[in-house]
């Protein structure tokens, strides 16, 4: 660092929970189950084949 809370340990595919959406279940709702959407990693630079990770400024 996703709307919120967070993982990412030596630089090498950015993950999870909640939330939200759709579907299932139900007479209906809730709960539960399945799937899905969502990422300028505070900002601006630098190093590197490659930066959430290293360096500088804020």
């Nucleotide at each position: 660092u996703a709307g919120c809370u967070u993982a990412g340990u030596u630089g090498g595919u950015u993950g999870a929970g909640c939330a939200c959406a759709a579907g299932g279940c139900u007479c209906u709702c809730a709960a539960c189950c399945u799937u899905g959407u969502g990422g300028u990693c505070g900002u601006g630079g630098g190093u590197u084949c490659a930066a959430g990770c290293c360096c500088c400024a804020u």
The RNA shown here (transfer RNA) has 58 nucleotides and comes from Vitis rotundifolia. Rfam family: tRNA. By type it is a transfer RNA.